[in-house]
RNA sequence: AGCCGCGUAGCUCAGCAGAAGAGCAGAUGCCUUUGAAGCAUCCGGUCGUAGGUGCGAAUCCUACCGCGGCUUCCA
Numbered sequence: 001a002g003c004c005g006c007g008u009a010g011c012u013c014a015g016c017a018g019a020a021g022a023g024c025a026g027a028u029g030c031c032u033u034u035g036a037a038g039c040a041u042c043c044g045g046u047c048g049u050a051g052g053u054g055c056g057a058a059u060c061c062u063a064c065c066g067c068g069g070c071u072u073c074c075a
Base pairs, nucleotide, nucleotide: 001071002070003069004068005067006066007065010024011023012022013021018055026042027041028040029039030038048064049063050062051061052060
């Protein structure tokens, strides 16, 4: 340098056009003599950035950024 994959909640990931979900973590309550476990509720998101297409984009297209992998040497 080229190619491929990934980037979504604090963490691990799902969702692949009709617009944000799960588990864990955290908070509160119930339970318990207390705690753990369990149960219930809640909190937590400009979906990497910027554009484009489209009635509608996390999802499709383009460029860029970051991470990982593969290949390859010309200058």
About this RNA:
The RNA shown here (transfer RNA) has 75 nucleotides and comes from an Acidobacteriota bacterium. It matches the Rfam family "tRNA". Rfam classes the family as a transfer RNA. RNAcentral records the identical sequence in 2 taxa. The coordinates come from a structure-prediction model, not an experiment, and the mean pLDDT is 81. The organism belongs to Acidobacteriota, within Bacteria.